About this RNA: A computed fold for a 688-nucleotide part of an RNA from Treponema sp., annotated as large-subunit ribosomal RNA, domain II. The full RNA is in RNAcentral, with records from ENA. Lineage of the source: Bacteria > Spirochaetota > Spirochaetia > Treponemataceae > Treponema. Rfam family: Bacterial large subunit ribosomal RNA. Clan: LSU clan.
Context: one part of a larger RNA
RNA sequence: ACCUGCGAGUUACGGUAUGCAGCGAGGUUAAGGGAUGGGAGUCCCGGAGCCGGAGCGAAAGCGAGUCUGAACAGGGCGCUAAGUUGCAUGCCGUAGACCCGAAGCCAAGGUGAUCUUAUCAUGGGCAGGCUGAAGGCAGGGUAAAACCUGUUGGAGGGCCGAACAGUAAUCUGUUAAAAAAGGUAGUGAUGACCUGUGAUAAGGAGUGAAAGGCUAAACAAACCUGGAGAUAGCUGGCUCUCCCCGAAAUGCCUUUAGGGACAGCCUCAUACAAAGAUGCCGGAGGUAAAGCACUGGAUGGGAGCGGGGAUGUCAAAGUCUACCAAUUCCAAUCAAACUCUGAAUGCCGGCAUCCAACGUAUGGGAGUGAGACUGUGUGCGCCAAGGUUCAUAGUCAAGAGGGAAACAGCCCAAACCGUCAGCUAAGGUCCCGAAAUAGUGCUAAGUGUUAAAAUGAAGUCCGGAUGCACAGACAGCCAGGAGGUUGGCUCAGAAGCAGCCAUUCCUUGAAAGAGUGCGUAACAGCUCACUGGUCGAGCAUGCGGGCGCAGACAAUGUAACGGGGCUAAGCAUUAUACCGAAGCUGCGGAUCUUGCGCGAAUGCGCAAGGUGGUAGGGGAGCAUGCCGUCAACCGGCGAAGGCGGAUCCGCGAGGGCCGCUGGAGGAAACGGCAGAGAGAAUGCAGGC
Repeated sequence: ACCUGCGAGUUACGGUAUGCAGCGAGGUUAAGGGAUGGGAGUCCCGGAGCCGGAGCGAAAGCGAGUCUGAACAGGGCGCUAAGUUGCAUGCCGUAGACCCGAAGCCAAGGUGAUCUUAUCAUGGGCAGGCUGAAGGCAGGGUAAAACCUGUUGGAGGGCCGAACAGUAAUCUGUUAAAAAAGGUAGUGAUGACCUGUGAUAAGGAGUGAAAGGCUAAACAAACCUGGAGAUAGCUGGCUCUCCCCGAAAUGCCUUUAGGGACAGCCUCAUACAAAGAUGCCGGAGGUAAAGCACUGGAUGGGAGCGGGGAUGUCAAAGUCUACCAAUUCCAAUCAAACUCUGAAUGCCGGCAUCCAACGUAUGGGAGUGAGACUGUGUGCGCCAAGGUUCAUAGUCAAGAGGGAAACAGCCCAAACCGUCAGCUAAGGUCCCGAAAUAGUGCUAAGUGUUAAAAUGAAGUCCGGAUGCACAGACAGCCAGGAGGUUGGCUCAGAAGCAGCCAUUCCUUGAAAGAGUGCGUAACAGCUCACUGGUCGAGCAUGCGGGCGCAGACAAUGUAACGGGGCUAAGCAUUAUACCGAAGCUGCGGAUCUUGCGCGAAUGCGCAAGGUGGUAGGGGAGCAUGCCGUCAACCGGCGAAGGCGGAUCCGCGAGGGCCGCUGGAGGAAACGGCAGAGAGAAUGCAGGC
């Protein structure tokens, strides 16, 4: 792990609501007593008490009224609706109160110092080696000492190093050989040393060369028992079936934020009669947009108070100003906290039509009060986030099915059950893989079926615009491209071509600039503009649109079509088919609600509509043990229990029947009472 068994809303009292039953302006007994002996009981007394039958007022008190009040006013609370007792069920309260679970707190209860800490008493232990203090003795030395030398001596929390003690390092071990060890090296080793035995000191206490250390493998308060089923707004778990309805993750308050109270939303009962959609009509409003009339912001221009600067021999007056600029005019603008304006929606009301149980109230029972994403409108943030806060709609949550390769929140669509029937939605129709190898264009990039910008480009297609062109355009090729003049100035030089100036002119001519670029020191030289010829039909420029190209770099392996692959099987458009779901339809069946018909009635028949579902509310049942009716019924011609069945009944929980086993008890029906249903709780016990 698995299997079997056990394992969680109970009981008492009180309250409240509903159901059933009794009696009813009344209902009911408690303790106790009597009779009886019938099932640890039954029947009868017992009216104490309780609830109801009248309320109002703080009270005196009054009373269908009363209180307030000056009031015969108004107003508040009442009067005009039957209760009470028992049983059952839902829920609440007080109790452990559905079960298991703390860390902890307390005790005028106890057990521990065989571990360890400290102390006391009494014993034991420390191989071997080294050093050589004081003191003594002898000699030297001195007036005597001090002192010096030799020898003796054997001190020391002295030195080296086993036993013994200990642990600062490192390796191994870490489901270990070991709940603290083993290896290597290192420390102390006559001492504040080590050690045996016995004894003393303890739980807010001891002991502590002091680390909150140690006090029996656990110590910032030991262990055992008790208070005790401590408490747990927390986690986990909570056992049979079918049917009906079906949420919330919001508001406000909260020592409140993962908990609650009230409201909202769900359900059940009772009563009543409303709710919604569309159209029309009538309303309130200040958003989007827009605007600049107000409040403010911001730009350019004109006028311009005032200021700055310059000038004015200093100063003043004055003058000038391509500086700043109040105010004002013109033009063009911006605004959540601007509005001269102003929608669409939405909201409120009335009428009409449609739909059909959706609405309201009172009462019983809840759950929820962590929400998530997507579209739209805002705030915050970076016009970041699978971000965050609101509003609004949808989906998920609590929703399966089809599509999106896979994929709660996207698209289509709401699953009562069966069916080897049909039609469709989204999305698809070359193969994987159900269904089209249709038409017309575009794309050449494998673009695409698959992600990206600014920007760039004679990619290509379509449209329209302007100019040139058979009186010959555009491109290429052949030829010319001259003279005054080296224009003037400047300059060392400046000659078309460093720079400056200019009404940059005139002549010849088919045309040719006082010169487009290269070039020279300056010239020269090459070239262009411009012109002729050759050639022979379109050329040039800019604009708009379609589809493509570059821009385009990521980590295991193609890997940004799901794959194969595709030049359409890509993109755009047109048309007709088909496939495709638990949607819709056909057929059969179940159940609920409503209506109608029948029936004395549980009910039966027909029609229409419903039947996804978590938390949760409601309804109907199955099974288990015991009891009553029941001295009845079944049973050795085989009870219960066990094993098996392809069989029958029931939607199901389950119940029959049959066979084998088993060997003595056991139901059905209608009721009653519960230790009344197991897969989960790191559940408990046993087996394996």